[in-house]
Model confidence (mean pLDDT): 81 of 100.
A computed fold for a 135-nucleotide part of an RNA from Caldivirga maquilingensis, annotated as small-subunit ribosomal RNA, 3' minor domain.
Taxonomically the source falls in Caldivirga (Archaea, Thermoproteota, Thermoprotei, Thermoproteales).
It matches the Rfam family "Archaeal small subunit ribosomal RNA". On this family, see Yusupov et al., Science 2001: "Crystal structure of the ribosome at 5.5 A resolution".
Context: one part of a larger RNA
RNA sequence: CACCGCCCGUCGCGCCACCCGAGGGGAUCCUUAACGAGGCCCCCUGGGUAACUGGGGGGUCGAGUUGGGGGUCCCCAAGGGGGGCGAAGUCGUAACAAGGUGGCCGUAGGGGAACCUGCGGCCGGAUCACCUCCU
Repeated sequence: CACCGCCCGUCGCGCCACCCGAGGGGAUCCUUAACGAGGCCCCCUGGGUAACUGGGGGGUCGAGUUGGGGGUCCCCAAGGGGGGCGAAGUCGUAACAAGGUGGCCGUAGGGGAACCUGCGGCCGGAUCACCUCCU
């Protein structure tokens, strides 16, 4: 730069981080079922002179593997949501003067958007008059 001012929101473009998140993957723990290496105990039975060694059955403990259920944490992520920022994009003009319907707050409904309307409240409203107080 002072109304040829200021300024609000939607929409569009770019960048950035964030929130929600179907779903996918991983780690770990608990639980459950099946399988189960192997250890221990007992019984039956065989080979061998012996050291030792083989077979069968029962009980018990049991690493681990696979499947089901659950907890915690991590990674990826379709999609969704607003936000910030960015000289010269779009639509309007809500606010600032009585801003051209005074404004604002709460609430409800409505609307491309700023917003509009109803109800209640405030004056931080212009104008006029009166009252109180101060100078």